Context: one part of a larger RNA
RNA sequence: UGACGGGGACCCGCACAAGCGGUGGAGCAUGUGGUUUAAUCCGAAGCAACGCGAAGAACCUUACCAAGCCUUGACAUCCCGCUGACAGGGGCGUAACGGCCCCCUCCCCUCGGGGCAGCGGAGACAGGUGGUGCAUGGUUGUCGUCAGCUCGUGUCGUGAGAUGUUGGGUUAAGUCCCGCAACGAGCGCAACCCCUAUCUUUAGUAGCCAGCAUUUCGGAUGGGCACUCUAGAGAGACUGCCAGGGACAACUUGGAGGAAGGUGGGGAUGACGUCAAAUCAUCAUGCCCCUUAUGACCAGGGCUACACACGUGCUACAAUGGCGUAAACAAAGGGAAGCAAGCAUGUGAAUGUGAGCAAAUCCCAAAAAUAACGUCUCAGUUCGGAUUGUAGUCUGCAACUCGACUACAUGAAGCUGGAAUCGCUAGUAAUCGCGAAUCAGAAUGUCGCGGUGAAUACGUUCCCGGGUCUUACACA
Numbered sequence: 001u002g003a004c005g006g007g008g009a010c011c012c013g014c015a016c017a018a019g020c021g022g023u024g025g026a027g028c029a030u031g032u033g034g035u036u037u038a039a040u041c042c043g044a045a046g047c048a049a050c051g052c053g054a055a056g057a058a059c060c061u062u063a064c065c066a067a068g069c070c071u072u073g074a075c076a077u078c079c080c081g082c083u084g085a086c087a088g089g090g091g092c093g094u095a096a097c098g099g100c101c102c103c104c105u106c107c108c109c110u111c112g113g114g115g116c117a118g119c120g121g122a123g124a125c126a127g128g129u130g131g132u133g134c135a136u137g138g139u140u141g142u143c144g145u146c147a148g149c150u151c152g153u154g155u156c157g158u159g160a161g162a163u164g165u166u167g168g169g170u171u172a173a174g175u176c177c178c179g180c181a182a183c184g185a186g187c188g189c190a191a192c193c194c195c196u197a198u199c200u201u202u203a204g205u206a207g208c209c210a211g212c213a214u215u216u217c218g219g220a221u222g223g224g225c226a227c228u229c230u231a232g233a234g235a236g237a238c239u240g241c242c243a244g245g246g247a248c249a250a251c252u253u254g255g256a257g258g259a260a261g262g263u264g265g266g267g268a269u270g271a272c273g274u275c276a277a278a279u280c281a282u283c284a285u286g287c288c289c290c291u292u293a294u295g296a297c298c299a300g301g302g303c304u305a306c307a308c309a310c311g312u313g314c315u316a317c318a319a320u321g322g323c324g325u326a327a328a329c330a331a332a333g334g335g336a337a338g339c340a341a342g343c344a345u346g347u348g349a350a351u352g353u354g355a356g357c358a359a360a361u362c363c364c365a366a367a368a369a370u371a372a373c374g375u376c377u378c379a380g381u382u383c384g385g386a387u388u389g390u391a392g393u394c395u396g397c398a399a400c401u402c403g404a405c406u407a408c409a410u411g412a413a414g415c416u417g418g419a420a421u422c423g424c425u426a427g428u429a430a431u432c433g434c435g436a437a438u439c440a441g442a443a444u445g446u447c448g449c450g451g452u453g454a455a456u457a458c459g460u461u462c463c464c465g466g467g468u469c470u471u472a473c474a475c476a
């Protein structure tokens, strides 16, 4: 000087408390451990691994296994020889690739040759998801969006260092004010950026319809751009105004006006550093290792196993509910190898046909919780839907291992969950649907979108984490 303390003082955070809803019990989904296996590819390991890499394992992917098969190689550059093309098509053979045969088939030229491609040969080399993240770059997590981390000059100290950065207030903030042997500055904080909340203006189609007319009653048509909206440009919020407190300061408490008030709400943005944190399997790369194999190709299997243990979720255990009938209201997205209306068929998943739409035009598209009416009357039930049987639909060369969905039948556990533990302070929690990426097909995951919409916070004694000052000394 740090670090540490079951030392002290002050302060903060869904940290506790006050509340609401969960997990831990059940079934299933998914990840992991373990076990099994020919193989169950590899990585991730307290917080910060475990619905994580994987925004999607039937083949492919694929890295794993057991077979088969190739050796200058699936891919790149160079040399020599042969051929004239290569590509493409057909046949034999194989589980498939490899293998064998046939057809077709180049360009330039100074006629020496050259280009290009295939085959053969020789090596140089290729290749490696082989090892080392404790050799590395790059990227990322975490403390933590915590308020800190430093420097120049000066001063003090023999020196390590100190000061500044401490102190009195204040703030979300090393934010600002005052004081001070310090005076300044940098990286952080804040602001500048994006979305959202209000208004003005510009524009008015594919959006909208107040008034007018037509009307097949559909903004459908004329017409209009007032309104909604769309998307450009502006305005607006700054403690600006008033009062109290305060040190005449910073600031703070209350109020007015205002769509919004003291950072309005949300996002992006992550200082110096810590953890030899993660990644050699995104990529790049040093060194080591393999080179008829640790490289390459191919069909099949595996990554989907299952006594068990854990994490994360979904569905429930019901009446604030289940079922039926018939009504209403979104936002944000996607669409051409696509989205598909309508019509017909089917109980249905779907199928046939197919209008329109590269989309503010058309389509996906039905929003669902909700409201109304009816029924069930507390039961393992008209709760719950696992499991299983049969019959099907769709995608795709192909659904046996191993897809999703449909119909009928079946109808398990489960009556609110021990110790323990998690999230959340407002349009939040809870609850309800909708969409997208990946994707042929395959979400209870992920990322977004809106609908309905709470309770509680006395307070900082305690638990956890963090910040500042101070103190002690096992430690560096």
Base pairs, nucleotide, nucleotide: 001476002475005471007470008469009468010467011466012465013464015460016459019424020423021422022421023420026315027314028313029312030311031310032309033308034306035305042053043052064301065300068297070295073125077124078123079121080120081119082118083117084116088103089102090101091100092099106115107114108113127290128289130288131287132286136284137283138279139278140277141275143273148187149186150185151184152183153182154163155162156161167178168177169176193267194266195265196264198235199234200233201232202231203230204229207225208224209223212222213221214220238261241255242254243253244252245251317417321376322375323374324373325372327370333364334363335362338357339356342353343352344351345350383414388409389408390407391406392405393404394403430452431451432450433449434448435447436446